[in-house]
Context: one part of a larger RNA
Molecule: small-subunit ribosomal RNA, 3' major domain
Organism: metagenome
């Protein structure tokens, strides 16, 4: 100088406390661990692995396994000979692929050939999700959105060094203000950016519809430009004003007036580094290994096993609820190899017919909790819906291994969960449905919307982490 301490002082944070839900129990989806297995492909392992790479394993995806094939190769330049390419067809096989039978003969030219694209042949090469994240690039977690981390000059010190960065006060902040052997600086902190709240002003469709008239009673029509909304421009908040406190500062306390008040709410934005963290299976790329195989094609299987144990979730154990019937309100998305209206059919998942819409114009789309009405009435129930059984849609060459959804039957555990733990301070936590990417098809996962809408914060003794000064030290 650091790093440590079950040394001290300050300060912070859903860290604790205060509350509100929840995991741990059960039944299912889903990852991992073992264990099996021919293979159960590979990585990721305290927070910071374990619904994680994977925004979608029936085949492809596959990297693994078993059998069938192929070696200049499935893919890329280069050389030499043929020939336009190509196409249908029959056998044989799981298929790759092999053999046969046919039908055709490509652009430009200086007419020499070239160019493209097949086979065939040689051999440099090609190929590798093989190995090594402790050889790297790049990306990217994690302390932590934490208040840090450092340079130049001067001055101190025989040096390492130290001062600035330290005191006093104040902030969400090394914010800032005031002292000061320091004086400036730079990365970060705020702020510019993007969205959300309130107004103006332009514009008025496909989106409004206050007055006015018409109607089949639907903004549907005439029509209007106020009004909702859309998207462009601009205001607008500065501690900018008023009392108090404060050291005459920097702030903090409270009111005013405002749509909004002291960082208005959200978002992106992550110093200097730390973990030889993560990733050589996105790429890239050093080295090493394989070249008839560790390369390439098929085709069946596997990645989905199942005594078990963790994680994450999802449905429940009921009456604040379960059934049934009517009736209401979003937002945000997405659509042409797409959404798909109305109509019929069918109990239903679907279906046949069709109509709009490259969508503020059609369509997905019904929002669901919520309301009103009846009913069950405290039970393993009209809770809960696992299982299994049958008959089916639908997607796709193809649902056996192994998809999704419907009808009928069937009706398990479970009656609130042990020690432990976890998530949240407002439109949040709880509930409640909606879409979207992926994607033939599959969602209880993820990513986003909006409906509804609490509780509780005395307060910093404790635990958990982190900032700043100071202390001791047998650590570096």
């Nucleotide at each position: 100088u650091g790093a440590c301490g079950g040394g001290g002082g300050c300060c912070c944070g859903c860290a604790c406390a205060a509350g509100c839900g929840g995991u741990g129990g059960a039944g299912u989806a889903u990852g991992u661990g073992g264990u099996u297995u021919a293979a159960u492909u590979c990585g990721a392992c305290g927070c910071a692995a374990c619904g994680c790479g994977a925004a979608g394993a029936a085949c492809c995806u596959u990297a693994c396994c078993u059998g069938g094939g192929u070696u200049u190769g499935a893919c890329a330049u280069c050389c030499c000979u043929g020939g336009a390419u190509a196409g249908u067809a029959u056998u044989a096989g799981a298929a790759a692929u092999a053999a046969u039978a046919u039908u055709u003969u490509c652009u430009c030219u200086u007419c020499g050939g070239a160019g493209a694209c097949c086979a065939g042949g040689u051999g440099a090469c090609a190929g590798g999700u093989g190995c090594u994240g402790c050889a790297u690039g790049g990306c990217u977690g994690u302390c932590g959105u934490c208040a840090g981390c450092u340079c130049g000059u001067g001055u101190c010190g025989u040096g390492a060094g130290a001062u600035g960065u330290u005191g006093g006060g104040u902030u969400a902040a090394g914010u800032c203000c005031c002292g000061c052997a320091a004086c400036g600086a730079g990365c970060g902190c705020a702020a510019c950016c993007c969205u959300u709240g309130u107004c103006c002003u332009u514009a008025g469709u496909u989106g409004c519809c206050a007055g006015c008239a018409u109607u089949u009673a639907a903004g549907g029509u005439g029509g209007g430009a106020a009004c909702u909304c859309u998207a462009g421009g601009g205001a607008u908040a500065c501690u900018g004003c008023c009392g108090g406190u404060g050291u005459u500062a920097a702030g903090c306390c409270g009111g005013a007036g405002g749509a909004a008040g002291g960082u208005g709410g959200g978002g992106a934005u992550g110093a200097c580094g730390u973990c030889a963290a993560g990733u050589c299976c996105u790429c890239a790329u050093g080295g090493c290994c394989c070249u008839u195989a560790u390369a390439u094609c098929c085709a069946g299987g596997g990645c989905u096993a199942c005594a078990c144990a963790c994680g994450u979730a999802c449905u429940a154990c009921a009456a604040u609820g379960g059934u049934a019937a009517u009736u209401a309100c979003a937002g945000a998305g997405a659509g042409u190899a797409g959404c798909u209206a109305a109509a019929u059919u069918g109990u239903g998942a679907a279906a046949u017919u069709a109509u709009g819409c490259a969508a503020a114009u059609c369509u997905c789309a019904a929002a669901a909790a919520a309301a009103u009405u009846a009913u069950c009435u405290c039970a393993g129930u009209u809770c809960g819906g696992a299982u299994c059984g049958c008959a089916g849609u639908c997607u796709g060459c193809a649902a056996c291994u192994c998809g999704a959804c419907u009808g009928c039957g069937u009706g398990a555990a479970g009656u609130u969960g042990g020690a432990a733990u976890c998530g949240c301070u407002a439109g949040u936590a709880a509930u409640c449905g909606c879409a979207g990417a992926u994607c033939a098809g599959c969602a209880u996962g993820c990513u986003g919307c909006g409906g509804u809408g609490a509780a509780u914060a005395c307060g910093u003794u404790c635990c958990c982490g982190g900032g700043c000064c100071u202390u001791g030290u047998a650590c570096a």